This is a predicted structure of a 164-nucleotide RNA (glmS glucosamine-6-phosphate activated ribozyme aptamer) from Rubrobacter sp. Rfam family: glmS glucosamine-6-phosphate activated ribozyme aptamer. Rfam describes the family as follows. This entry contains a glucosamine-6-phosphate activated ribozyme that is found in the mRNA for GlmS. GlmS is an enzyme that uses fructose-6-phosphate and glutamine to generate glucosamine-6-phosphate. The ribozyme catalyses self cleavage of the glmS mRNA that is thought to regulate GlmS activity. The coordinates come from a structure-prediction model, not an experiment, and the mean pLDDT is 79. The sequence was found by an Rfam model in a public genome assembly.
RNA sequence: CGUUUUGCAGGAGCGCCAGACCUCUCGCUGGAGGUGCGGGAGGUGACGAGGUGGGGGUUUUUCGAGAGCUUCGGCGGGUGACCCCCCGGUAUCGCGGCUACCGUCAGGGCAGGCAUAAAACGCGCGGGCGACCGCGCGGCACAGAAUGCUUCCUCUGCCGCGCC
Numbered sequence: 001c002g003u004u005u006u007g008c009a010g011g012a013g014c015g016c017c018a019g020a021c022c023u024c025u026c027g028c029u030g031g032a033g034g035u036g037c038g039g040g041a042g043g044u045g046a047c048g049a050g051g052u053g054g055g056g057g058u059u060u061u062u063c064g065a066g067a068g069c070u071u072c073g074g075c076g077g078g079u080g081a082c083c084c085c086c087c088g089g090u091a092u093c094g095c096g097g098c099u100a101c102c103g104u105c106a107g108g109g110c111a112g113g114c115a116u117a118a119a120a121c122g123c124g125c126g127g128g129c130g131a132c133c134g135c136g137c138g139g140c141a142c143a144g145a146a147u148g149c150u151u152c153c154u155c156u157g158c159c160g161c162g163c164c
Base pairs, nucleotide, nucleotide: 014076015075016074017073019072020044021043022042023041024040025039026038027037028036047064048063049062053086054085055084056083057082058081059080087103088102089101090100091099093162094161095160096159097158098157107155108154109153111151112150113149114148115147121138122137123136124135125134126133127132
C1' cells in the first nucleotide's frame, strides 16, 4: 500500500468545485501607495426537521428557519412522486381467487389536538499572515409540513369452499 473479515459510530440541505466573490504571495503598470491585469497557493460555497418491503424505469424529490438574499451558479448522489413486476398487510369467522387501497404502526377521506430544531445573532476561547475555520456559553431560544403520534366523524367489495 492492497485485499478480506469483524465491531462501533455516522450518513442524504449529503458530498464535490472549473463560474463567481474573497485572502495571501510574486510579477507588470507607476516616483510611491492604490487601482487594474496576469501567475501561484488558499478560503466561502445548505441551518436543521423528516423520510427506504425487494427490483427496474421515468422525473428539476417533502417541510420550514435565517439572511436583504453566495443557502448564488455548476456537478454528483438521494429514503419523494408516478408506472411495471414480485413479496407482504387490510377490505369476512377461516381458506383460496379476483379487485381496490396501502407498505411492516401496511384500506380511503374530512376536521381537531400535540411535537425538546439547528444555524443565524451576541459574548468568549482556540487555530491561521489572512480570507476564514473549530469549540463553549447565552439566545425564556424560536418552526413547519405532503412528517410522527393521537381524538372524532365518515366511506368501503365480488366469487367459491368450509365452519358457527

Taxonomically the source falls in Rubrobacter (Bacteria, Rubrobacteria, Rubrobacterales, Rubrobacteraceae).